[in-house]
Molecule: transfer RNA
Organism: Bacilli bacterium
RNA sequence: GCCGACUUGGCUCAACGGUAGAGCAACGGUAUCGUAAACCGUAGGUUGGGGGUUCGAUUCCCUCAGUCGGCA
Numbered sequence: 001g002c003c004g005a006c007u008u009g010g011c012u013c014a015a016c017g018g019u020a021g022a023g024c025a026a027c028g029g030u031a032u033c034g035u036a037a038a039c040c041g042u043a044g045g046u047u048g049g050g051g052g053u054u055c056g057a058u059u060c061c062c063u064c065a066g067u068c069g070g071c072a
Base pairs, nucleotide, nucleotide: 001071002070003069004068005067006066007065010024011023012022013021018055026042027041028040029039030038048064049063050062051061052060
């Protein structure tokens, strides 16, 4: 330099173009003589930035940035 994949709560990942969810972590509670495990609940996201298509975009298109891989 060329090609490809990926970017979504603190972390790991979901989500046929139609209300953004789960697990773990965090916090609060139940229980225990006490701690952990367990159980119940709560909060946390301008879906990497910008633009376009669309009635409607996490999803489709363009561009930029970043991470990873392949080729040279």